Molecule: Glycine riboswitch aptamer
Organism: Nitrosomonas sp.
């Protein structure tokens, strides 16, 4: 020097679930929209709790049992976000660059 690995950006693709009900505001001539607030029902792929194998450690009335600790997700919770088209926003995936690149 260089690759694999990583990280933010860009640029494509990217599920799911209510056109809820009720009150409040705000634009409009109006129909209507849009924002909020409270019930109620649902979704999981921002984010976030939670959990196995296996590792480690201690105690004990002998046991491969009990107890603490690390410790994954597209799984699980549904707090948060979401739930008509549309726009947002999305886990994750393809591209070209970029910068890192200790440990391998």
């Nucleotide at each position: 020097g260089a690759c694999a690995g990583g990280c933010a950006a860009u640029c494509u693709g990217g599920a799911g679930a209510g056109u809820g009900c009720u009150g409040a505001g705000a634009a409009a001539a109006a129909a209507u929209u849009c924002u909020u607030a409270g019930c109620c029902a649902c979704c999981g792929a921002a984010g976030g709790g939670g959990c196995a194998c296996g590792c480690g450690g201690g105690a004990u009335u002998c046991u491969u049992a009990u107890c603490c600790g690390c410790a994954a997700a597209u799984c699980u919770c549904u707090c948060a976000g979401g739930u008509a088209u549309a726009a947002a926003g999305g886990a994750c995936a393809g591209a070209g660059g970029g910068g890192u690149g200790a440990g391998g």